This is a predicted structure of a 73-nucleotide RNA (transfer RNA) from an Abditibacteriota bacterium.

């Protein structure tokens, strides 16, 4: 100094060549139980690193910019 990957819920990831976000596992609520564990049922929880850009439509495609790993020097 150049090249590559990666960024999604509070954690650990999914998301099929653009049609509008979902799983575990935390969380808190309620049910069973003298109680706790455990186990069952619905819910809360997201500017999809940020900024423009294309498009009717962008987690996805373009360009910058940052974060973190990798290679080469």
């Nucleotide at each position: 100094u150049g090249g590559g990957a990666u960024g999604u819920a509070g954690c650990u990831c999914a998301g099929c060549u653009g049609g509008a976000a979902g799983a575990g596992c935390a969380u808190a609520a309620c049910g069973u139980u003298c109680g706790c564990a455990a186990u069952g049922u619905g819910a809360g929880g997201g500017u999809c690193a940020g900024g423009g850009g294309u498009u009717c439509g962008a987690u996805u495609c373009c360009c910058c910019u940052c974060u973190u790993c990798u290679c080469c020097a």

It was read from a public genome assembly. The source organism's lineage runs through Bacteria, Pseudomonadati and Abditibacteriota. The prediction has a mean pLDDT of 82. Its Rfam family is "tRNA". By type it is a transfer RNA.